[in-house]
RNA sequence: AUUGAACGCUAGCGGCAUGCUUAACACAUGCAAGUCGAACGGCAGCGCGGGGAGCUUGCUCCCUGGCGGCGAGUGGCGGACGGGUGAGUAAUGCGUAGGAAUCUGCCUAGAGGACCGGGAUAGCUUGUGGAAACGCAAGGUAAUACCGGAUAAGCCUUACGGGGGAAAGCAGGGGAUCUUUCGGGACCUUGCACCUUUAGAUGAGCCUACGUCGGAUUAGCUUGUUGGUGGGGUAAAGGCCUACCAAGGCGACGAUCCGUAGCUGGUCUGAGAGGACGACCAGCCACACUGGGACUGAGACACGGCCCAGACUCCUACGGGAGGCAGCAGUGGGGAAUCUUGGACAAUGGGCGAAAGCCUGAUCCAGCAAUGCCGCGUGUGUGAAGAAGGCCUGAGGGUUGUAAAGCACUUUCAGUGGGGAGGAAGGAUUUAUCGUUAAUACAGAUGAUAACUGACGUUACCCACAGAGGAAGCACCGGCUAACUCUGUGCCAGCAGCCGCGGUAAUACAGAGGGUGCAAGCGUUAAUCGGAAUUACUGGGCGUAAAGGGUGCGCAGGUGGUUUUAUCGGUCAGGUGUGAAAUCCCGGGGCUUAACCUCGGAAUUGCGCUUGAAACUGUAAGGCUAGAGUACUGUAGAGGGUAGUGGAAUUUCCGGUGUAGCGGUGAAAUGCGUAGAUAUCGGAAGGAACACCAGUGGCGAAGGCGACUACCUGGACAGAUACUGACACUGAGGCACGAAAGCGUGGGGAGCAAACAGGAUUAGAUACCCUGGUAGUCCACGCAGUAAACGAUGAGAACUAGCUGUUGGCCACCUUGAGUGGUUAGUAGCGCAGCUAACGCGAUAAGUUCUCCGCCUGGGGAGUACGGCCGCAAGGCUAAAACUCAAAGGAAUUGACGGGGGCCCGCACAAGCGGUGGAGCAUGUGGUUUAAUUCGAUGCAACGCGAAGAACCUUACCUACUCUUGACAUCCUUGGGAGCCAGUAGAGAUAUUGGUGUGCCUUCGGGAACCAAGUGACAGGUGCUGCAUGGCUGUCGUCAGCUCGUGUCGUGAGAUGUUGGGUUAAGUCCCGUAACGAGCGCAACCCUUAUCCUUAGUUACCAGCACGUAAUGGUGGGGACUUUAAGGAGACUGCCGGUGAUAAACCGGAGGAAGGUGGGGACGACGUCAAGUCAUCAUGGCCCUUACGAGUAGGGCUACACACGUGCUACAAUGGCCGGUACAAUGGGCAGCGAAAGCGCAAGCUGGAGCCAAUCCUACCAAAGCCGGUCGCAGUCCGGAUUGGAGUCUGCAACUCGACUCCAUGAAGCUGGAAUCGCUAGUAAUCGUGGAUCAGAACGCCACGGUGAAUACGUUCCCGGGCCG
Repeated sequence: AUUGAACGCUAGCGGCAUGCUUAACACAUGCAAGUCGAACGGCAGCGCGGGGAGCUUGCUCCCUGGCGGCGAGUGGCGGACGGGUGAGUAAUGCGUAGGAAUCUGCCUAGAGGACCGGGAUAGCUUGUGGAAACGCAAGGUAAUACCGGAUAAGCCUUACGGGGGAAAGCAGGGGAUCUUUCGGGACCUUGCACCUUUAGAUGAGCCUACGUCGGAUUAGCUUGUUGGUGGGGUAAAGGCCUACCAAGGCGACGAUCCGUAGCUGGUCUGAGAGGACGACCAGCCACACUGGGACUGAGACACGGCCCAGACUCCUACGGGAGGCAGCAGUGGGGAAUCUUGGACAAUGGGCGAAAGCCUGAUCCAGCAAUGCCGCGUGUGUGAAGAAGGCCUGAGGGUUGUAAAGCACUUUCAGUGGGGAGGAAGGAUUUAUCGUUAAUACAGAUGAUAACUGACGUUACCCACAGAGGAAGCACCGGCUAACUCUGUGCCAGCAGCCGCGGUAAUACAGAGGGUGCAAGCGUUAAUCGGAAUUACUGGGCGUAAAGGGUGCGCAGGUGGUUUUAUCGGUCAGGUGUGAAAUCCCGGGGCUUAACCUCGGAAUUGCGCUUGAAACUGUAAGGCUAGAGUACUGUAGAGGGUAGUGGAAUUUCCGGUGUAGCGGUGAAAUGCGUAGAUAUCGGAAGGAACACCAGUGGCGAAGGCGACUACCUGGACAGAUACUGACACUGAGGCACGAAAGCGUGGGGAGCAAACAGGAUUAGAUACCCUGGUAGUCCACGCAGUAAACGAUGAGAACUAGCUGUUGGCCACCUUGAGUGGUUAGUAGCGCAGCUAACGCGAUAAGUUCUCCGCCUGGGGAGUACGGCCGCAAGGCUAAAACUCAAAGGAAUUGACGGGGGCCCGCACAAGCGGUGGAGCAUGUGGUUUAAUUCGAUGCAACGCGAAGAACCUUACCUACUCUUGACAUCCUUGGGAGCCAGUAGAGAUAUUGGUGUGCCUUCGGGAACCAAGUGACAGGUGCUGCAUGGCUGUCGUCAGCUCGUGUCGUGAGAUGUUGGGUUAAGUCCCGUAACGAGCGCAACCCUUAUCCUUAGUUACCAGCACGUAAUGGUGGGGACUUUAAGGAGACUGCCGGUGAUAAACCGGAGGAAGGUGGGGACGACGUCAAGUCAUCAUGGCCCUUACGAGUAGGGCUACACACGUGCUACAAUGGCCGGUACAAUGGGCAGCGAAAGCGCAAGCUGGAGCCAAUCCUACCAAAGCCGGUCGCAGUCCGGAUUGGAGUCUGCAACUCGACUCCAUGAAGCUGGAAUCGCUAGUAAUCGUGGAUCAGAACGCCACGGUGAAUACGUUCCCGGGCCG
C1' cells in the first nucleotide's frame, strides 16, 4: 500500500459496487422451460349463442363443438441456450501461433422439386390388475406421425458398364371456368411450412509447435507399448479397434511416480524486473447425489431426460414405488464469517408462435449488511468578566479557551406538505403511398394517427414550512512515531509490534486533565507484496563472518586463436496478420461533484507470415602459426617401485670382572637386585629407524618422500632448430590415487605404546607423574575412504610500479672473480597502485578481466533421524523436520582481569627493633538479656568510631503522671504592666492564695519591647527514605596520572599527542618524533624548623663597669650574648672532576650551618566505591497532629554464660624499693590559676599575696638519667586485680553509677599456639609534661620536649600500585 475479510467500541444521510473463501455437507416449501388449435383427432373445464326442463323472472339443471377458446393426447420446435459450482484435471485442459481429413437445426443467397398410394396408433369407449406409481386386453380413429411406388438437374457410389436415394401440407384472399352433400372443393394467387442440392454465415469436432507449480530421500518407464500392412469404425485424420509382422518409443533439456492446483484476460504490490493471487466482470474447460452406459437429436453421452449399480432420504396395504437446490429465495449443519422463502416481465435478451401473446428467480428493480469506494452534514459570525467547573501550580498564576454562555444569522441533510421529468422503443386501431398480383382482396414495406403500455415509485429533481432545533466517535501520547502532566499502584496489578516498562517520586500499568492523529468511522487480528541487494536476471557472495569438492584423469555439456569465401539459424530493420471485450493509461462526454457510467485514442513489451541487411556468433569449405603438442641435446632432484648391502644405538641371551644397591620423582613408592642386579669388557641374536650433511633447500597432483648400491619407471626445466596445424580450457556423473587410526588372512615383534595392572598426587583422580604392559606400530595381499586432507585461498588464460634473498638452467661482457649484467622456471621476505568490514593480500593477488566447475543463505536441533547407495564391521556418502532462541559469528577498539610476559616503585617482602594474639583491668563492638538496655558506623576504609568526656541535665529510649495554637516563630482581637518574694497540696510538671511593684521613647495622638487569655491560619517531629538530594567526609593515594583545542591517521569505535631512547621522587627533565600547544595534577609559591645579618629591646638576657646581698639580674646600667618577632641573606646541581649522546641527568669532591626535594606540615587531579552521614545543618517526597508533638519524676544508655577489636599494667635484676642529685619544651589561667605560711600519713583543708600574664600562678621538684644502699630468681621487697574498713573532693544529689587518698587484702600472670601489626633517624623504643572537653569524672585523643638505637644483601617470592606490548 492492499483485502470477497472477521472481531471490539461507536454510528446521521445519500450514490455506486460487493456479500458461504468453510461441508462438491444434507435439504422442508414455492418458483426457475415451455410453446404452437395457422399440423391433428377432438372437447373435460370456462364464457357466448341456440334448444329443453324446474320454476320464487332470475337462478339452477340438462342437451348442443355453432363460436371464443382449450385440460389431457398425437405431432412440430425448444428442454445441448440461459443460470450454478470448481470436485476432478499437471494435460483428452488452458494460453499464443498455425494446420487439414470434417459436421453444422434455425438464418442468408442460388438451383431444382413437392406426383400417386397404403396400413397403423394414442387420445377416447368398454372390461380388468394394482395401496400407489403405473399398467394389461378388446374396439374404433386423425395428421405436417409412419410406410411403399414414381421422378432425379444437381447429390452419393462405381470395376466407369452401372447402381442408390426425396418431399406435407396449413392459413388468408379471389374474378372467370369445373365440381359440390351447397358448408365447400378443384383452380389462381399471397404468405408460412416441406424435399433435394450448391455456396455463405454461425457454431462445433480434430491435429501440431511453444509456454504452463513443487519434490531426485521418485531413475528408469512402456506390450496396444512404437511403427508398418490388411480389415473394421467415426461427421472426420489416427492403435481409435482388431489380426499379422518388426522391436521399437520416452527419459538427466527430468520420463515414470508422489504431492498440490481449474486455466486465461486480469487483480494486489513493486521504480522496474519481479513476487503473490485467479472473489466480482469476461473467454475457455470440467462437473451436476457417487460410478457406469447408451438412446433421441443438427447438436448431449444431456443440472430441473432415460437405463443399471451404490449410498442416503421419503411413501407403502411390505408385494413395490418416489427423489436429487454446485438454478432463485430459504432451512439445518460446519464456521471467525457472508443477505429476502420480495416485486415485475415496464426495459434488455431468450424459447415457441404468422401474430396477438404466453413462458422466462436470465434480467431489471427493491430489501438486509458501514463489507468497500465516493460525496455531504453534525452549523456560521461575533463574543474576555479570559465566567463557573475541571486539571496543574513555584499559590503569583497557567490551561481547558472564543471554547461555553450571551448576541446576530443561515437551513444543506433528516422531518412535514405540495409539485414533478426521464427510463416508452413499440404493438395494435384507422389511414396515405409504394411494390406483389389477373386483382382497387389478402399479406408486405414506408409514413401519419387519437387512445393505451412503468416493477422501481411516496423515483430523481423543484418549491414551501418549522427550528440550531435530530446527527461524533475511535485509537494513540517512552523511542521508532505526531502528541505530557497529576493521582493511584509498588517486579503487584498489568503493558508490550521491536527495544523494553513496573521493586514508593512510572510522560511505558490504571484513572483523570490536557494533547496528537484519523473521522461515520477508528482500532485489533489474519493475509499478500514492499522496504529485503535477506535467493542478488536487473542486483550478492565463498583466506578469517555461512560457503573451494582431499587430489588428479576424463565422457557428456559449456566456452574457445588467426584469416578468406559462402550461407542466414541466432541477431538487427521494414511491412503485414493476430494479440476478444472489459481492465490500466491519455483526451472528451453524462450524472450538481466524486465514486460510477460512457465515447475515442494509445497500449497490449507476445506469436505467425513476408521482404531485406550481413558486422558479430553459429554452420560449411579452404588456409595460417603466436595456443597446444612431437622430435633432438642437456640439467637438477628425500618423485615412485623391486632386490641387495651398511654402521651407530636400544633390548635380550651367553661368558668374564665386580659388589650392594639400581631405577625413578617436585618428593616418593610400585619395580629390579646377594639365586649377584646397576656398572663395565668380549661375543651372539633379532627387529625397527636412518644422527651429522639439513637449508622460509629439493621433488611430487594431493596424501607425502630423507643411510648406501643396482635395475625398472613417471614428471619438470633449459637451449636451438625442424615438424603437426587449434589437436585447446574446464569438467555434472564416472574412474583412479588418497595421512593416521581401524578391519580381514598370514608372517614378524627390538624399542615405543591405546586398553589393562600397580605405585603416587588429590576432597576425589576412572587424569596429568612413575613402574610394568597387550593390541597396534613393521612386512605381504585385500578392505576402508576419512582429517585443522590448511595457503582454512578450485582449475586455466591475459594484463598491472619496484627492491631483496635463495634453488635449477642458459646467454653476454671483461678487470678471470666467492665478478658484473641479462633472461627463464621455481621458492621466500618487504612494498606502490588497487582491493578488503577490518586484519591483511599485493605478478605465487584476496588487484583488473574472461571461461568452466564446486559450494553458501541466522544460531541450535544436526552433518543428526528416516529412506537409499557403499562397507565384513566400525562406519562413510546423500540429507530433513518438529521444536526452540534473538541472537550465533567475524575483524578491530577501549578498559578490566590472568596461579601470562617485560620495566619500575612502596616498611610490600627480606634484614632488624618493639609489639598484638596467652593474664588482669579499661574501653568499643557483636551476641544475649531487658519495660528500656535510644540511634548511627560493619573488609581494608566499622569496632578508645559520631561521643573534645551518659550520676540529674545531656537523652533522642522505657514506665508513670500531665498539656493541646502548644516548650519555640509570625499574624489578629481583648486585657494588662512586666517582674520579684512568700504560703499550701503534690514525686514534680502543675494548681491555688497572699504580698510587693508601677519601667523606656514621645511631636502627648501614640509607639517599641514584655505578660496573660481567646480564635484560626499554623507550629512541632533525633518519625521513614543517604537508593530522591545539597553540603561535608572517607578510600584508592601525595599514586603520577587525567584530559582538551587544532592538526594528522582510521569507514568507525578510536588512535596520535601521553608511545620510544635515557633520566627522575614525579607525564621531572632531555633527545627523538605527525604532531604542535594548552589545562587539572607533580614541583614551586605558604607555614614551621636548622645558620647568619639588620632593626627593636620589656616582663626576657647579663659580657664588660658600678652598687648591694647569706644567696639570687636584686639594683644602676648595657644592647655584646641568649632570646623574642619583624625584615633580609642563604642552596641554585651554582663550582670542580668523572660517566653519559657534546643533552637531561647521575657519581664523587670542594666550600658551607645546611647539598642535591635539608627535616616536618598545610595542600588530595579526572574519577571509583548508588562508600558514610536525612541524628550537625539544609532539603524533595511520604507519614503523625488531644500525638510519632510538648512538660515532669524515676529508671535505662553502666545489664552479662560468651566472642572479637583497640589500649593500659605486668610477668621482673638493662629490674623493684629507699635515700641523695641534674637538665626541658609546648601550653593554660578571672564563676580562673592560686603563692608564701599553717594543719593532715595522704587525698586534701585553712589561707589569701600576686596575676587579665615573656612580669604572677600551674611548676619547691619533670621523669627516665647519675651517685649510693638494699633485694638475689622466688609467684618474690615482682605484679597489682579483687575485696573489707576509714576518708577527701566536686556537685541539689555519688544507691543503681564518679574520681582520688590511707590501712588491710594480694587474684591471674614466669614472655604468650596458629596467626598478625608498627617502624628506615632525632625514626623505633623508652621517659615524663601540658591541653581540649569538663562542676566532677582518661589507661582515650591532641600537643610538647628528654634519652636514643638496630638493620636494609637485594627485588626470587607475598600484598598494593604505575608504564608497555
Small-subunit ribosomal RNA from an uncultured bacterium, 1365 nucleotides, folded computationally. The RNAcentral record of the sequence draws on ENA and SILVA. Model confidence (mean pLDDT): 86 of 100. Rfam family: Bacterial small subunit ribosomal RNA.